The RNA shown here (small-subunit ribosomal RNA) has 1455 nucleotides and comes from an uncultured bacterium. Rfam family: Bacterial small subunit ribosomal RNA.
RNA sequence: GAGUUUGAUCCUGGCUCAGGACGAACGCUGGCGGCGUGCCUAAUGCAUGCAAGUCGUACGCAGAGUGCUUGCACUCUGAGUGGCGCACGGCUGAGGAACACGUGGGGACCUACCCUCGGGUGGGGGAUAACGCCGCGAAAGCGACGCUAAUCCCGCAUACGCUCGCAAGAGCAAAGCGAGUUCUCGCGCCUGAGGACGGACCCGCGGCCCAUCAGGUUGUUGGUGGGGUAACGGCCUACCAAGCCCGUGACGGGUAGCUGGUCUGUGAGGAUGACCAGCCAGACUGGGACUGAGACACGGCCCAGACUCCUACGGGAGGCAGCAGCAAGGAAUUUUCGGCAAAGGGCGAAAGCCUGACCGAGCAACGCCGCGUGGAGGACGACGGCCUUCGGGUUGUAAACUCCUUUUGGUGGAGAAGAGUUUGACGGUACCCGCCCAAAAAGGCUCGGCUAACUCUGUGCCAGCAGCCGCGGUAAGACAGAGGAGCCAAGCGUUGUCCGGAUUGACUGGGCGUAAAGCGCACGCAGGCGGUGGGGCACGUCGGGUGUGAAAGCGCGCGGCUUAACUGCGCGAGGCCAUCCGAUACGGCCACUCUGGAGCCAUGCAGAGGUCCGUGGAAUUGCCGGUGUAGUGGUGAAAUGCGUAGAGAUCGGCAGGAACACCCAGGGGGAAACCAGCGGACUGGGCAUGGGCUGACGCUCAGGUGCGACAGCGUGGGCAGCGAACCCGGAUUAGAUACCCGGGUAGUCCACGCCGUAAACGAUGGACACUCGGCAUCUGGCACGACUAAAACCCGUGCUGGGUGCCACAGCAAACGCGGUAAGUGUCCCGCCUGGGAACUACGAGCGCAAGCUUAAAACUCAAAGGAAUUGACGGGGGCCCGCACAAGCAGCGGAGCGUGUGGUUUAAUUCGACGCAACGCGCAGAACCUUACCCAGGUUGGACAUGACCCUGCAAACUGGUGAAAGCCAGUCGCCUUCGAGGGUGGGUCACAGAUGCUGCAUGGCUGUCGUCAGCUCGUGUCGUGAGAUGUUGGGUUAAGUCCCGCAACGAGCGCAACCCCUACGGUCAGUUACGUUUGUGUCUGACCGGACUGCCCAUUUAGGGAGGAAGGCGGGGAUGACGUCAAGUCCGCAUGGCUCUUACGCCUGGGGCGACACACACGCUACAAUGGAGACAGCAGCGCGCGGCGACCGAGCAAUCGGAAGCAAAUCGCCAAUGGUCUCCUCAGUGCAGAUCGGGGGCUGAAACCCGCCCGCGUGAAGGCGGAGUUGCUAGUAACCGCGUAUCAGCCAUGGCGCGGUGAAUACGUACCCGGGCCUUGUACACACCGCCCGUCACGUCAUGGGAGUGGUCAAUGCUUGAAGUCCGUGGGCUGACCCCUGCUUCGGUGGGGGAGGCAGCGGCCGAGGGCAGGGGCCGCGACUGGGACGAAGUCGUAACAAGGUAACCGUA
Repeated sequence: GAGUUUGAUCCUGGCUCAGGACGAACGCUGGCGGCGUGCCUAAUGCAUGCAAGUCGUACGCAGAGUGCUUGCACUCUGAGUGGCGCACGGCUGAGGAACACGUGGGGACCUACCCUCGGGUGGGGGAUAACGCCGCGAAAGCGACGCUAAUCCCGCAUACGCUCGCAAGAGCAAAGCGAGUUCUCGCGCCUGAGGACGGACCCGCGGCCCAUCAGGUUGUUGGUGGGGUAACGGCCUACCAAGCCCGUGACGGGUAGCUGGUCUGUGAGGAUGACCAGCCAGACUGGGACUGAGACACGGCCCAGACUCCUACGGGAGGCAGCAGCAAGGAAUUUUCGGCAAAGGGCGAAAGCCUGACCGAGCAACGCCGCGUGGAGGACGACGGCCUUCGGGUUGUAAACUCCUUUUGGUGGAGAAGAGUUUGACGGUACCCGCCCAAAAAGGCUCGGCUAACUCUGUGCCAGCAGCCGCGGUAAGACAGAGGAGCCAAGCGUUGUCCGGAUUGACUGGGCGUAAAGCGCACGCAGGCGGUGGGGCACGUCGGGUGUGAAAGCGCGCGGCUUAACUGCGCGAGGCCAUCCGAUACGGCCACUCUGGAGCCAUGCAGAGGUCCGUGGAAUUGCCGGUGUAGUGGUGAAAUGCGUAGAGAUCGGCAGGAACACCCAGGGGGAAACCAGCGGACUGGGCAUGGGCUGACGCUCAGGUGCGACAGCGUGGGCAGCGAACCCGGAUUAGAUACCCGGGUAGUCCACGCCGUAAACGAUGGACACUCGGCAUCUGGCACGACUAAAACCCGUGCUGGGUGCCACAGCAAACGCGGUAAGUGUCCCGCCUGGGAACUACGAGCGCAAGCUUAAAACUCAAAGGAAUUGACGGGGGCCCGCACAAGCAGCGGAGCGUGUGGUUUAAUUCGACGCAACGCGCAGAACCUUACCCAGGUUGGACAUGACCCUGCAAACUGGUGAAAGCCAGUCGCCUUCGAGGGUGGGUCACAGAUGCUGCAUGGCUGUCGUCAGCUCGUGUCGUGAGAUGUUGGGUUAAGUCCCGCAACGAGCGCAACCCCUACGGUCAGUUACGUUUGUGUCUGACCGGACUGCCCAUUUAGGGAGGAAGGCGGGGAUGACGUCAAGUCCGCAUGGCUCUUACGCCUGGGGCGACACACACGCUACAAUGGAGACAGCAGCGCGCGGCGACCGAGCAAUCGGAAGCAAAUCGCCAAUGGUCUCCUCAGUGCAGAUCGGGGGCUGAAACCCGCCCGCGUGAAGGCGGAGUUGCUAGUAACCGCGUAUCAGCCAUGGCGCGGUGAAUACGUACCCGGGCCUUGUACACACCGCCCGUCACGUCAUGGGAGUGGUCAAUGCUUGAAGUCCGUGGGCUGACCCCUGCUUCGGUGGGGGAGGCAGCGGCCGAGGGCAGGGGCCGCGACUGGGACGAAGUCGUAACAAGGUAACCGUA
């Protein structure tokens, strides 16, 4: 920086992505070289080999060899004595939170080998390995006796110095070897001083997490004496004192080697500590010391333990966290390589030996860096692939092809540096030269957005993808394949981890009214912060110097490998470090001032501030009494209840408890919780004014302490009213553990003691300062005015304090809003927040009598959860207003029969579609065949129909015959033109194709329905708002209307409304036949064009309203006309059309059947149920239309349908052509002289054909039906109702339907509360698929994690008792004992024997002590029958709690 909460917006906030990095691993792929790197896991266990030896110039011996003067010398080898080394180098990271590390200091220390300097190296003695011999043992090994050397060991002498000591004084050394051998030289040895190197110890400061670890400590803290150490020290010990550490985090727990650095980041920071380098720690686990200059010792020792191995069972051996290597673990990490050539280390005088340190090679794309897989040319753009709108596009100069080059590679040759006199593992390597062939060398991931790259096919919520948002349910740029494209490239992706983005822990650099977040309120210790003037100090702060901050790394410069990686040299940089000098503004410290902060005093003032005591009236209830009679009470309506045993009502009296009407308020007081009749006592705080006093005494406050509504708890009291309870009843209801009603226990009240929580809210911590104004109110002060005789009070005005409110500028804020009572501008201090859920939870701890409170997680899960505002929609919210919406009326429907449509059922098929309004007399304005799409059967295939290409065809069509139900099939006849080629046409074959009422109306066009003829829907510019958006379009009026007027940050405009169009009502002009009347003619009529109605006139204020005139008056009536949009509304079966599907069939033809079925149900109608009627007779009056395959006058036949004739008329000419109504007669309330269904039988008409299945006419038959339950429809005037007429379709007609036409011709509208629909404004919202919305909890099922849990298993560190190895130390030491000392015997004077002593040792005892045993507790982890809640899961169950007044406002605390 981006994606993701929404319909959209702004904000908050989390999640996710793009970057970089890696000791990596995994998948696919893999040409070369250089330089690096390579067990992150089991500090698990290890076979085998190697990794530390060396010195003969310290010493003796043995073996072999050489020389030979045969016993010596020399050489080599071997073990041994002795010396030095083995404490380095190499490995690892277990442990350790510590002076372990880093950094800077300190003084009480040691230091082999090395360097410098001083002094010395005299004279004696002794032992022991090897070796010999004997013995034991399986072995490892051990023991006895005997011999021997030294640079081995021990005395003596000496002591420049050294050590001890105040001093006197005392004490302490030594080793020789080699060369030449006169003398010296070299290497050594002893002692002392200094240096260098290395090390030990102490201190300041710095660097992890948990407070759900808050107190820890007995050698503990200090002192004295002693011991111990190289050395200081409680390091150890005895005694004395009682200290010491801790909120600046002790103690405990968890985790971790630390650092230079590394990765990331602009930085601050965060993360990390592989390789390299410094330090530490460890060496199977635990303990211990020995030797030594140095160790408590990786390849040493002792003991204990575990494990492995050998064994003759007696006993022994071992320690790869060295290099290789093996097993195991694991996602995962190499050769049992070469060499000491280099540089380094040990020993040695040296030669040299040793060196898995090291130098190299091998393996591994594990990383970084470099190179290559060819370069140039090459189209009219090949082939192939893919796409296509069929034109073409793309792959693509890519290939082919031509020319060129040879890095890597292959092959041949030559061949280094690294080495100083010798010596090269690497290595015949690097590098160089010749020759050969474009020759042997490209993949991985991705292509919906973020994010660079798009199409086709397959699939069809399947298979799958996915980092987040999310894709997939038949056209998927998101799955899979393909073509193409994009990005990297010997790699590319994935996974994991870290930093970044994340200003998402905010020091740099965040917040807390409503998003997460101010403790319920106060007091207050520690802490933090702090007024004024000058002075002093120099701790912070600032400047400068010095030391140090290892090397490597990093930055810069230069250089070396062909370049780079890599590497050499130089410079720089790096600290909260140390120290010295300097500065003194600010902070600090010291002492001294000041009065403004704070406090004190005086005088006043207001108040439901607090505690206690007393007291008053009204009301409710109860009781007593009087009057009085049948109800009362309660509700939406009722009932339970009370009442004839006298209620309720009313009057009087009494009792008791609780609360205090009016005053009362935008009021007052208090820190908050809270505080209200009146009086009294005690008492806290505040404010004003005035001077005086103290002299910074202040602000805030972790922990702590106190106060703290209601509910609740304990003990005792009290109880009038009210009143929780799965308390009792009555209602309501589907239910009603509720809402409503009647009762009623705790409680509410008092005293004392607990509890400590609330939506304890201004959802706003406290203090101080500053920053335009206006209004109101409470309470002070001052001045003036008014009132007054003058004052006071009251009142008014102005100024000035302290409170309580409202509005508003700037500013702030996401917005809402805040705005001197800040959420503004600043300072100080405290508290708190860091996505939602789980969870105001669990566990632990503290508190509580209990209820519970405080503190407070995690697993798991979600891609959000939120705040404010916007536009809609909705509300059993509000306001205004319309509509046959209701109401008022009239006629109906719903009941009957029938018609038609639909559902259902049936069927071979009953073709299909339409489904609330807005499907159901709808598509159908005409189903017997046809239609026809369905079923059965028979046929047919280039087709019933279109276009084109190629080949063949004198064949066709038509007619006739046969067959057949027809279609079709078979056969035959006739026959056009001609230039005899061909063309047209026909038929056959082949190929492109036709055809489909097959699917998808949720892929579409077009058309239509609906809201709705409702009055709305928008735009431009401007303005307002961060923005969605608002304004305009809202408001006041008015209208049928967003119609118009007025007002207004709007001004205009568009689509709608209206008007323009058509019909009609009146009139005029003109014209007129077929109309009318007829004598002319123009009154009627026809129809073209006009007129008329427009606030034009009057009243009144504009719009509006009223009135006159007028045929018509405020839209005259009717029609056409349907805004932006909604319903994925309807239609692929009108048509068109994308895609899919079928192609001898899902196409086509034909016959028959079906669409007409029928237990039922619904919708729309027709006819009725009768007398406002029915039947008969007579007379009479329309309009719209239609008519030649027609209308058909008129005449005749028939009861009639109709038939036979037939005039007229392509029609203002002829025809179709009226009925209700009127007059007269009959019927008299009856299932009828109503009604006409149904059925029988007879006719007529159309048509190939009326069986399924037409219409009509007579005759006969005469069903249900007596006005229709709940409910429901239409209509406001020429309307409803009633009456007939016409017409489209059509051979005919199932038409009672549709569309029109005229005739007769009403009733009613108080009104807008209610039902339905709609418009505008407003309000609430958790809705936006928009209330047919959203959403909560139990239950049931599945999955997962987790708490409790009788217990059970493990682990860790302590504690107590006990046992106690090795070993140091202490004691003892009767046993053992070479040198030295004393005594003594023998002596060949070399020596030797005996006794004693010093010293030493074994043994024994003691302290400590690893480990073991026992015991009780503690921490942590696992398992656990059962159990608790939780999360998630597709459409399960029950209800409806919340969101709109959510239908009982919601919510918080408590029971």